[in-house]
RNA sequence: GGACGCAUGGCCCAGCCUGGAUACGGCGCCGGCCUUCUAAGCCGGAAGUCAGGGGUUCGAAUCCCCUUGCGUCCG
Repeated sequence: GGACGCAUGGCCCAGCCUGGAUACGGCGCCGGCCUUCUAAGCCGGAAGUCAGGGGUUCGAAUCCCCUUGCGUCCG
């Protein structure tokens, strides 16, 4: 230098291919119930510029372009 993959709450991970309105689930966190207390269990809640910018579209996490970071491979 070239090719490919990945980037989504504090952490992990779906959704992307096939665009559709308030983005899934688990762990963790906060509150409540239960318990003598804790743990476990149950209920509720907060937390997201979907890596960044631009474009297409009525509408973008999803499609297109550029950039950044990480990884793999080639030279």
Predicted 3D model of a 75-nucleotide RNA (transfer RNA) from a marine sediment metagenome.
Its mean pLDDT, the model's own confidence on a scale to 100, is 81.
It matches the Rfam family "tRNA".